[in-house]
Context: one part of a larger RNA
This record gives sequence, C1' cells and structure tokens, in this order.
RNA sequence: UUGGGUUUAAAGGGUGCGUAGGCGGUUCUUUAAGUCAGUGGUGAAAUACAGCCGCUUAACGGUUGAGGUGCCAUUGAUACUGAAGAACUUGAGUACAGUCGAGGUAGGCGGAAUUGACGGUGUAGCGGUGAAAUGCUUAGAUAUCGUCAAGAACACCGAUAGCGAAGGCAGCUUACUAGGCUGUAACUGACGCUGAGGCACGAAGGUGCGGGGAUCAAACAGGAUUAGAUACCCUGGUAGUCCGCACAGUAAACGAUGGUCACUCGGUGUUGGCGAUACACAGCCAGCGCCUUAGUGAAAGCGUUAAGUGACCCACCUGGGGAGUACGCCCGCAAGGGUGAAACUC
Repeated sequence: UUGGGUUUAAAGGGUGCGUAGGCGGUUCUUUAAGUCAGUGGUGAAAUACAGCCGCUUAACGGUUGAGGUGCCAUUGAUACUGAAGAACUUGAGUACAGUCGAGGUAGGCGGAAUUGACGGUGUAGCGGUGAAAUGCUUAGAUAUCGUCAAGAACACCGAUAGCGAAGGCAGCUUACUAGGCUGUAACUGACGCUGAGGCACGAAGGUGCGGGGAUCAAACAGGAUUAGAUACCCUGGUAGUCCGCACAGUAAACGAUGGUCACUCGGUGUUGGCGAUACACAGCCAGCGCCUUAGUGAAAGCGUUAAGUGACCCACCUGGGGAGUACGCCCGCAAGGGUGAAACUC
C1' cells in the first nucleotide's frame, strides 16, 4: 500500500457553523475535456520472451520475430462524467396560518427550610455514635413562641415526560430572543450533502481581579476505631460552592454507536399537531420508549430511532507494556492542554 475494521475485543473527533476539497435530483440542446474506437509516429541498442541456427552439449553467441503499460498527433463515437445554455419541481429554502416546550439572556417577585441576631417562656442537659468521646451548655444551651437579617436551592406537580447541536436546562412572572413540529402548496428553482484546516460553544474542578459568604465542605485540627489508621465514623473548619468580568478547554463530554439520504415484517405505549363528524375514534406527519420478523452479529444483543441493505463525505484503528510518557513545536498567568515517538521488554 492493498485488504479488513471502529456498541462491548485496538478504533467515532465533546458539539456545532463553515473554507478548500470530495460527492450530487429530473428533461432537452450544444460541446467533446475525461471515456471508447480506428490510423500514423514514437516507445534506441543490449536485456527479457518465441522460432531457427553456431561452438560435441550447456553456459555463451548469431539471426528472425512478436510484444511493449505509456506518450504525441489525427479521424471518428457520444451512453456515462465534465463544461456551456435552456427548462422543471420531487431535494433544499421562503411565505402565510396554527401550535409546543425546565431552549437561551436580562430584570422583578414568592414561600418552605437552614444558619445567625434580638426578645419571651423554660431548666439541665443538648448533640453525636455500633458504642463513645471531642464539641455546645447555669455568662441559661437544646426545646418552643415572636420579630429581624443573610445567602443558597426551588418540595409536591415530576413522568417510562419535554426542550436543546452538544455541554446542559426545573418556584412564579415580565421583556427580549432562538428553534422544532403541523397545515396550506402561494413563492425561489438544485440554491444540496459532507467537511481537512479554521472559527465558535463546551459539565465539574481549577486560575486572575472585584464582590458575596447561609449551607455544605477538599486542605487542616481535634475525638474515636485500629497492631497502625496520614482513612472509613464523629465534632469543628479554610479554599471552594454563589454573582460579575476574563482565562482555562478537559470528562465513563456515553447511545462507550460520526453526519446526510434511500430502502426493508409486525405488536404496543406515550408527547405535539392534522383529522369527515357534535364528541370519542380510524388514519396521516414529526418525536420519545418497550417487545419482536427477516436480516445481521463472536456472542450479549441490534432490529424503520439498525449494530439490516446500499450511496456519498469526514474522523479514527493496526499486539501488551514502556506511554498519552520523553523531546521538539503550538497554546496557557499557572495548573496544565494539544500534537506525539523511540530504546528496551514480553
């Protein structure tokens, strides 16, 4: 390299937008670049191949011939691909009508709980555990009632549900804003798919500056446990957890399953629409689930939401360890991230 693969054996990029590139619907006309055919030239000799011949054979040599991917020129063919032109509507998009949802951003408001402060009642314990102790408490705790303050999270509804490209999104409400779906088939007329680089977004933790700080809680301290206990359990407790701005750019970022399109039995539930009719319902479209046929798979399983059957494009894999390490380069304030070996060893 060919071939083979990527749910779980090595292997799908965290996700999207999109540049180059690759690929691309229906009909007609032109062209003839790719493609195909004919002809001419070239494709040196030697070598290699085939026939015949010469040294006693062979090696070796002589001679004749065939072949020669390809390249150039020329004459044609026109199905397919390309190029140019014209047209189409089913792909794609737009419009209009309706509808859906924890989609996003900013502001306002609410109650429960927690902790604290103050005041009242009240008295000896509280708390915690397997059992305890550290801890709190007669300077009046715990409990209980009232008032006030603060910060964070939103019980029930709640789901096997919904929305979002992914990360993710949940009290109520307002403003702004994005999207999907359904219906009509009015408009544009291939405007499409994928996407190396690139750009943007990207949980938690972490970083910088400024706020905030109720709870919880790395580190840390103490009490236990234990042979020890730098842990598990308990009492405390600082970063952090929250907000703004900026960075970071990674996760079992998982459906461990890239995207788009087409095709291929059924059963059942559910969400949003359409739906003759008064309703319900049949049916259709778009999602979210379960079971299953053919098929597929090493099996588990998957099975119209494919891991089935095909097409196009991208990414990735090639024995285990060494190692996602070293070195170099790029990025970062740092932590570190990205790219990414080899020796050696089994």
Small-subunit ribosomal RNA, central domain from a metagenome, 346 nucleotides, folded computationally.
Its mean pLDDT, the model's own confidence on a scale to 100, is 86.